[in-house]
Molecule: small-subunit ribosomal RNA
Organism: Oligoflexia bacterium
RNA sequence: GUAUUGAAGAGUUUGAUUCUGGCUCAGAACGAACGCUGGCGGCGUGCCUAACACAUGCAAGUCGAACGAGAAAGGUAGCAAUACUGAGUAUAGUGGCGCACGGGUGAAUAACACGUAGAUAAUCUGCCUUCGAGAUCGGGAUAACACCGGGAAACUGGUGCUAAUACUGGAUAACAUGGCUUCACAUAAGUGAGGUCAUCAAAGGUGCCCUCUGUAUAUGGUACCACUUGAAGAUGAGUCUGCGGUCCAUCAGGUAGUUGGUAGGGUAAUGGCCUACCAAGCCUAAGACGGAUAGCUGGUCUGAGAGGAUGAUCAGCCACACUGGAACUGAGACACGGUCCAGACUCCUACGGGAGGCAGCAGUGGGGAAUAUUGCGCAAUGGGGGCAACCCUGACGCAGCAACGCCGCGUGAGUGAUGAAGGCCUUUGGGUUGUAAAGCUCUGUCGGCAGGGAAGAACGGCAUACAAGCGAAUAGGUUGUGUGAUUGACUGUACCUGCAAAGGAAGCACCGGCUAACUUCGUGCCAGCAGCCGCGGUAAUACGAAGGGUGCGAGCGUUGUUCGGAAUUAUUGGGCGUAAAGGGCGCGUAGGCGGAUCUUUAAGUCAGUGGUGAAAUCUUACGGCUUAACCGUAAAAGUGCCAUUGAAACUGGAGAUCUAGAGUGUUUUAGAGGAGGGUGGAAUUCCUAGUGUAGAGGUGAAAUUCGUAGAUAUUAGGAGGAACACCGGAGGCGAAGGCGGCCCUCUGGAGAACUACUGACGCUGAAGCGCGAAAGCGUGGGGAUCAAACAGGAUUAGAUACCCUGGUAGUCCACGCUGUAAACGAUGGAUACUAGUUGUUUGGACCUAUAAGGUUUAAGUGACGACGAUAACUCAUUAAGUAUCCCGCCUGGGGAGUACGGUCGCAAGAUUAAAACUCAAAGAAAUUGACGGGGGCCCGCACAAGCGGUGGAGCAUGUGGUUUAAUUCGAGGCAACGCGAAAAACCUUACCUGGCCUUGACAUCGGAAGAAGACAGCAGAGAUGUUGUUGUCUGUAGCAAUACAGUUUCCAGACAGGUGCUGCAUGGCUGUCGUCAGCUCGUGUCGUGAGAUGUUGGGUUAAGUCCCGCAACGAGCGCAACCCCUAUCUUUAGUUGCUAGCAUUAAGUUGAGCACUCUAGAGAGACUGCCGGUGUUAAACCGGAGGAAGGUGGGGAUGACGUCAAGUCCUCAUGGCCCUUAUGGCCAGGGCUACACACGUGCUACAAUGGUCGGUCCAAAGGGUUGCAAUACCGUGAGGUGGAGCCAAUCCCAAAAAACCGAUCCCAGUUCGGAUUGGAGUCUGCAACUCGACUCCAUGAAGCUGGAAUCGCUAGUAAUCGCGGAUCAGAAUGCCGCGGUGAAUA
Repeated sequence: GUAUUGAAGAGUUUGAUUCUGGCUCAGAACGAACGCUGGCGGCGUGCCUAACACAUGCAAGUCGAACGAGAAAGGUAGCAAUACUGAGUAUAGUGGCGCACGGGUGAAUAACACGUAGAUAAUCUGCCUUCGAGAUCGGGAUAACACCGGGAAACUGGUGCUAAUACUGGAUAACAUGGCUUCACAUAAGUGAGGUCAUCAAAGGUGCCCUCUGUAUAUGGUACCACUUGAAGAUGAGUCUGCGGUCCAUCAGGUAGUUGGUAGGGUAAUGGCCUACCAAGCCUAAGACGGAUAGCUGGUCUGAGAGGAUGAUCAGCCACACUGGAACUGAGACACGGUCCAGACUCCUACGGGAGGCAGCAGUGGGGAAUAUUGCGCAAUGGGGGCAACCCUGACGCAGCAACGCCGCGUGAGUGAUGAAGGCCUUUGGGUUGUAAAGCUCUGUCGGCAGGGAAGAACGGCAUACAAGCGAAUAGGUUGUGUGAUUGACUGUACCUGCAAAGGAAGCACCGGCUAACUUCGUGCCAGCAGCCGCGGUAAUACGAAGGGUGCGAGCGUUGUUCGGAAUUAUUGGGCGUAAAGGGCGCGUAGGCGGAUCUUUAAGUCAGUGGUGAAAUCUUACGGCUUAACCGUAAAAGUGCCAUUGAAACUGGAGAUCUAGAGUGUUUUAGAGGAGGGUGGAAUUCCUAGUGUAGAGGUGAAAUUCGUAGAUAUUAGGAGGAACACCGGAGGCGAAGGCGGCCCUCUGGAGAACUACUGACGCUGAAGCGCGAAAGCGUGGGGAUCAAACAGGAUUAGAUACCCUGGUAGUCCACGCUGUAAACGAUGGAUACUAGUUGUUUGGACCUAUAAGGUUUAAGUGACGACGAUAACUCAUUAAGUAUCCCGCCUGGGGAGUACGGUCGCAAGAUUAAAACUCAAAGAAAUUGACGGGGGCCCGCACAAGCGGUGGAGCAUGUGGUUUAAUUCGAGGCAACGCGAAAAACCUUACCUGGCCUUGACAUCGGAAGAAGACAGCAGAGAUGUUGUUGUCUGUAGCAAUACAGUUUCCAGACAGGUGCUGCAUGGCUGUCGUCAGCUCGUGUCGUGAGAUGUUGGGUUAAGUCCCGCAACGAGCGCAACCCCUAUCUUUAGUUGCUAGCAUUAAGUUGAGCACUCUAGAGAGACUGCCGGUGUUAAACCGGAGGAAGGUGGGGAUGACGUCAAGUCCUCAUGGCCCUUAUGGCCAGGGCUACACACGUGCUACAAUGGUCGGUCCAAAGGGUUGCAAUACCGUGAGGUGGAGCCAAUCCCAAAAAACCGAUCCCAGUUCGGAUUGGAGUCUGCAACUCGACUCCAUGAAGCUGGAAUCGCUAGUAAUCGCGGAUCAGAAUGCCGCGGUGAAUA
C1' cells in the first nucleotide's frame, strides 16, 4: 500500500402518435446432448434416466511375541527301510484387535433432518496421552484332532482327547454406586468437599542377566508389549432448546398416549419412551391437521445490488444398503461385502432341500438424447493388524477412453504488382478475390528421428559409530544423533540437446431489421426459411447454390435449462376515474396505526468489547509450475448469531399531568330520514239508470276489436284498487339501496350558537353481523291501471320484433326467502395542508340609506378556474394536488367469472374459483382522413319545371357469345362497346393454310469479285429460279503504280430481326375525379407526440374571390388576369372584295370611286369607373344612368397537390425473360365481313306542323395540279364525251336545305315507310365471288309513337335544316367543322 469500481437497450398492436401491456432478442452459465469439423499439451470433469436386474474378478483382514495341533512336493544321505532337511513353514481351528473406518447412493424424510447460536447441573466415549494404584490363590470345560454316522449339496449329529491373554470361583483394594449424615455454593430439579455401612478386578507374552557360586534354570531381577482399576485430558458420539430456509386454504378444524400429574419400568442419559391410575387438557388463521414436492448446508450460476435459480465434482451433516421387520455381539450398529424372520426375484437340486443381494472398483444387459478400462501399483499419502519385519488396502497414487469444460501453443515469417492465371461481377471501361498466390530470402514452436535425462525417497528396518536414561551390570532393551547400502506404479515420463524439413496440422456459423457482414444465378405462395417482426405468387441482399464479406476459431452452430434484461410481483422499485384493478353500503372483533407535557425503564434502536461464523471457494497481496488454467502461503471478507458493557433522541413499557382529537351538556334550526295508524280529492276502469243513434276505436295506412241485444258521446248515482298533478328546483334528507297528497303517534341522524363537564375515550378494519333497487320464489290476501308469457291483426323476402287490439303471472298488502345491478362520481375510509371567482340550501354574527339591502362566518350542494397532477381526456379546498395511517383489489388477450370441489339457497341461482389449449397481440386517450338511412351552411341540368330522345321496328356500326383452319390483338361501371381504326376487296395485317429463304427485307465491321442498271424469253399461283441481249465498274487525287469514297454480288462470323411475354419492372403520352377550389411550404407559436395554428370564425364571391377579426406573419402551386375567336367603334389599306352617287351593261358587266359591306393589320372600349340604397365607415350586393356590350359579355385554349398498381411494351422509347433454318423474312389464297342469340351507339321511319309535284329566296366554313372542273353534247339516271378557267377573296366543287307560293293526297299499313329481293347498269381499281359505292325498272317487309327503365339540354341553347373537310384509287348513317330557322321552363 491492497482487500465494495458500479446499473445501456432493441423489435413487435396504429394510416401515424402517446401510453398501458404482453411476446421476442442481444449477455453470462452448464456434469450437458445433437450436427459439421478436428493438430498438440497441461489441469480438471464424466449414468442428471431404471434406489432397474446383474455373469466374472477383486474391494477387510491381521497377529505364532495369546493357544493347541501340524503336512506335502522337492532336496540330501542310504541297497532299502528309514533318517535329516523342507519346517514348527503352508494350512485350518481356539483366542485378540479390526470389520460401526474408508468407499457408494440420494430412495425415504417438511423432520431438531439440516444451518446457526446455545444447553447437558440429564449423558457415554475402545484404541491414544498424563497421573495414581495393582496384577494374588484356584477350578471346570471346549474347538481343532480321532472314530462312528446323516445328507445330492449346503451343512450337520454322536462319542472321546486337549491348550490358552478363551471361560470361571475365592481374596485384596480405592474410586464409583446406593443408604444415613456434616459443611459450603447454587437453586427448578442440583453441585463440590468430608465421615460411616454394603457391593465390584486382573493375564500373561518376548528378550536379556546370574551379582551370592562352576554350569543350567525361574520360582528371582530387569526392559518392552499386553492386562486390571481409578482420576484427568483429548477425540468422537447421544439428547434438549431459540431462531432460519418449499407450495396448496378448492386441506379449517386436528388430537385418547392425545396434554399434564403421581408411581413404577426402561435407557449411558432427560422425557408418555413404556405401563397403571388421576385430571381434561393440548395444537390451530403468526396456518394446526391433510395433500404435493424435496436429502440439508458450505457453496455454485446469475445479478449493480437487493434478490432469483440451484445443491454434479470438493468439504460438513443426515438417511439408505433387494423390499419390510427384528434383535444379537460390541466402546460404538439395530450393522453395504454380519445373523434371524417374512416377501418378491434369480440360480443349484438326487424334489427332500439349499444358495444369493455391485446405491464398493472395473464390467454386462436394460432404460435413455447421453456419461469411460473387466488397466498398473501399494513407490507416495492415509487406514487395519502386528514388538517388528511385514501382510492387507479398486481408499489412494497413476495410466487408458471422451474437444465434456477451462487454459496455453501451433498450422509459418519477411519480401513480392505484370496487380499473373483461374473464379465471380460488370455500365464491357473495368472491379474484386489480392501481397493473397507463384517466385526470392529466412525461422524451427508442435509433431517425427537420434542422444542425454530428473524431481517426486523420506521414514522404517539392517549394518556401524557415538550419546542419554533404566538397571547390580561393561547383559539387555529403549530413546536420540551421524554414516553406509537398500526401496519408483507412473517411466526412459517431464525436461535438455542435435538432425532433416514449410514440409504433417482450419473449420464452423452467419450476411432483410433487431445485428457486424451483398451481389449473381436457380426457383416461382412451389420447394423451402423463420428467435420475433415476417420472407417466397418471374427481376427474392430473407428459399437453394456460387463469388464476396462478417464473426468466432480447434472449434463453431443448434437444442435444452437457469439468472439477467423484466421497475413484467415493484423492500430497494409499480399500480387501481376511462388501459387489468375500490368490496353495493354500514356496524364492528382480532390486528395495524395513533394528540401535548414531565419522570422512569431499556424490549426495539445505536455504540464499544469478547466468542463464534470449519476447511475449501470468492476477493487482495506475494509466491511455484517457461506463461496461463492450476496450485501454495498470508491477509481480508463472511453483511449472521450469542454474550457483555454503555447511550437514551425516537418507537415500545410503567407512572403523573393537559385539552387542540373524540364524546357529553344547554338553547335552538331545516328536512320526500324511518315505522305504524287514520284521512282527502282528481283521474282510469267497471256496474245501474237516463238522453241519444250508427258508428266507435286504432294507425304511416289499415285490420283484429267494440257496437242496432243500442256502443262511442253525454248526465246522475254507485263499487273498487292503485298512484299522489300544480308547489317541484343540477332544492332537501339518508351509510348505501332509496325517500314526494294531508293529519296524528313513536323514532334515528345532521347543523348552528354557548364553552359547563370527561380527559385520547381516536382512525381503520381480515373474520363476523346487519341493511341492500328491480326481477324472481314460498304462504295468504287483493286485483283499478299497466303488462313479460300467450292469442289475434298488420308490416315484411321472412318478422318467433318494432306498430295495433286483447291479455295471464306480476305490479299492491302481510310474513318469509333471494343478495344481485352501468348497486356509477365507473373515483374506499380518516386527518392535515395548498390561489380565487360565481350560483344555490340551512343556521349564526355585525352594519346601515330598513331593503327584493350590505359585510362576514359555519355546514352542505353546483359551475368556472391558478399552482400542481395526468398517457391524454381531464381533476383542481367536494382533488385524480401535497403527505400520513388502515382496508379491498390488479399483473397480456381468449378459454372464463366457466369446469370441478366447498359453502349458502325451496328453486332460479349466488359466492369462492382453476387448468389444458390457443393468439401476438387485446386495450386506453388523443390525431388525421374516410364513412353514416347524424346535424348546419353551400354548389352542380343533381332533382323539380319543360323540350326532345333511347328502350319497341328495319337497317348501319361496335361489343359479348357462339362458330371457325383463322374469325389477329388491345379497351371492360361512370372513365370499354360509330373506342385504338382520319376508312380490312389485294396491300394494310399483326391471324390461318400452303409454297419458299437462313448473316437474312434492314444496320455496322472483314475478305474477294464485279459497274450499277436496262430489255426480253421460259417454268411457276407467286415468291423465285433460269436463259439470252446490252452495259462493262463509277467518282476524286496522281504521269502512273496505287489510295480513298460509292455501288452490286459472293463468302465468314460477330450480329440483325421479333405487332413474342411482363403497362404489377418502366419512361413518355392519355383518361378520370374536375375547370371542382382546393393543395402546400418557410419562420414563429401551441402540443411529450402524431399533429395543430396559418387554411378556422363573421360577412362576401363563380372562386382559399375579397374584406374584417384572430398567435400568427409571409410565400408557392392552383382561381382570376395575361393568349385566341366573337359582339361595337376608330384608323391604315382597297384587289380577286364592295357599289351610295355619276356613266354603262342581260349581269358591279365595264369606267369611276373606297363612303358602305367585307377583308386583315394596328388601336379604342367595360374598370363596379359613375349615381342611389343596403352593409361594419369594409369587402360586396341590389337598383339606376350611360353604353354595341355590365358586373367573368359569349365561346375556346389553359387541368394545382394528388387518386384509381386506371389505359397503353400493338405509336415510340426501354429493363428483364423468351425465339434464332424460327415466335425472324418473302409470296399466293383465305380470314379480320361468319350468325341461333344478347347489349351499346346511331340512321330512317311510323306521317297531314306531313308526303309528292312545280315555282321562288337567303348562307357560312372549307377543299382543289396524281387535283377541282364550268359552258356544250349524249344517257331516264349513276355517269360518259370533251375540256374553257383555276396553284385560287379572281376559276371550279356549288344545287344550300328547311322556309315561302301554288297544286294534289284525306287518315289508309296509305301517294306514309322504305327494308328485302329480282333484273339491268355506272364508276373506281391488276382484281368488286367471298367483300365496294352508286343508278334505273320492278318488288314493297317490319313499323300506327314504343313495358320496366333510362339519356341530353337553361339561349342563339334544345329541337330542326342542309353545307364542307380529314382519311381516301374506290368505299360514312361515324368523326371533325360550318351556317339557316329557332323555342319551352325553372